[in-house]
RNA sequence: GGAUCCUUAGCUCAGUGGUAGAGCGCUGCAUUCACAUUGCAGAUGUCGCAAGUUCGAAUCUUGCAGGGUCCA
Numbered sequence: 001g002g003a004u005c006c007u008u009a010g011c012u013c014a015g016u017g018g019u020a021g022a023g024c025g026c027u028g029c030a031u032u033c034a035c036a037u038u039g040c041a042g043a044u045g046u047c048g049c050a051a052g053u054u055c056g057a058a059u060c061u062u063g064c065a066g067g068g069u070c071c072a
Stems, first nucleotide, its partner, number of pairs: 001071007010024004018055001026042005048064005
């Protein structure tokens, strides 16, 4: 330098055009002498950034940035 994939909650990931979700973690309450377990409730997101398409974009297109793999 070329090709290709990834970027979504604290972590691991799902979501392929119509309300942003799950597990683990975190906080509170109940349970316990206490801890753990368990149950209930709750908080947490510029969907990497910018622009475009669309009535509507995490999702489609383009550029940029970061990271992985392969080729040279």